A computed fold for an 87-nucleotide RNA from Geosporobacter subterraneus DSM 17957, annotated as c-di-GMP-I riboswitch aptamer. Its mean pLDDT, the model's own confidence on a scale to 100, is 84. The same sequence occurs in records of 2 taxa. The sequence is in RNAcentral, with records from ENA and Ribocentre.
RNA sequence: UACUGAUAAAGGCAAACCUACUGAAAGGUAGGGACGCAAAGCCAUGGGUCUAAGGGGCAAGGGUUCUAUGACUGCCAGGUUGCCAGC
Numbered sequence: 001u002a003c004u005g006a007u008a009a010a011g012g013c014a015a016a017c018c019u020a021c022u023g024a025a026a027g028g029u030a031g032g033g034a035c036g037c038a039a040a041g042c043c044a045u046g047g048g049u050c051u052a053a054g055g056g057g058c059a060a061g062g063g064u065u066c067u068a069u070g071a072c073u074g075c076c077a078g079g080u081u082g083c084c085a086g087c
Stems, first nucleotide, its partner, number of pairs: 003086003012037002017032006035074001041080003045077003048072003054067005
């Protein structure tokens, strides 16, 4: 420096669910909790997914539909940094 991650060590993260707060919602934060994770560290850059307050269309009866400027990196790719072991 590149590759690999079956086992082991030091440790790390924390799905569902519950509680509180927050948000229009999706979601987020904190605590509890562990399904899993070798980048489940970081970055919304490309694709994808979720939501639709505001805005637009239709309707004019409550409504209905489109839209991200809101989110998700524990959906995939890309970028970047990094622990241990093996080679």